Transfer RNA from a Verrucomicrobiota bacterium, 73 nucleotides, folded computationally.
RNAcentral holds the sequence, with entries from ENA.
Its Rfam family is "tRNA". The family's RNA type in Rfam is transfer RNA.
Taxonomically the source falls in Verrucomicrobiota (Bacteria, Pseudomonadati).
RNA sequence: UGCCCCAUAGCUCAAUUGGCAGAGCGCCAGGUUCUGGCCCUGGAGGUUUAAGGUUCGAUCCCUUAUGGGGCAG
Numbered sequence: 001u002g003c004c005c006c007a008u009a010g011c012u013c014a015a016u017u018g019g020c021a022g023a024g025c026g027c028c029a030g031g032u033u034c035u036g037g038c039c040c041u042g043g044a045g046g047u048u049u050a051a052g053g054u055u056c057g058a059u060c061c062c063u064u065a066u067g068g069g070g071c072a073g
Base pairs, nucleotide, nucleotide: 001072002071003070004069005068006067007066010025011024012023013022019056027043028042029041030040031039049065050064051063052062053061
């Protein structure tokens, strides 16, 4: 310098080729227990990296930027 991939909850990752943003772990509360853990039930938590574009509608498609990873020189 060129090309490719990735960016979604505190963490690890889904979202069926455009139509309600989810799971596990963690966190909080309750149950259970003499207490704690395990286990059970419920809950909180997201400007889907950023700025634009297309569309009735974008996590998803297009452009650019930023950050991370890979390949080539």